């Protein structure tokens, strides 16, 4: 170099609450917390889904230029171990 994730060792990372901030929300940041993850590192590139501030519309409602990488898929990188 390939492929695997049976066991193990080192570390990582953090769900749902939470509590401080940012935000029109959705949700993000940071303490705490530990449901879980071998890429639960990074990238909205397809597709999904969340939200509508602003615009449309007589309303119902539409819409993304906002978000989600822990929804799937695809792109990159990488730890230990076995092949």
């Nucleotide at each position: 170099u390939u492929u695997u994730g049976a066991a193990a060792a080192a570390g990582g990372c953090a769900c749902a609450c939470u509590c401080u901030u940012c935000g029109a929300a959705a949700g993000a940041a940071g303490g705490g917390g530990c449901c879980g993850c071998a890429a639960a590192g990074c990238c909205a590139c397809c597709g999904g889904u969340c939200u509508a501030a602003g615009g449309g519309g007589a309303a119902a409602c539409c819409u993304a230029u906002g978000a989600c990488a822990g929804c799937g898929g695809g792109g990159u990188u990488g730890c230990c171990a076995g092949u």

c-di-GMP-I riboswitch aptamer from a Gammaproteobacteria bacterium, 83 nucleotides, folded computationally. The coordinates come from a structure-prediction model, not an experiment, and the mean pLDDT is 87.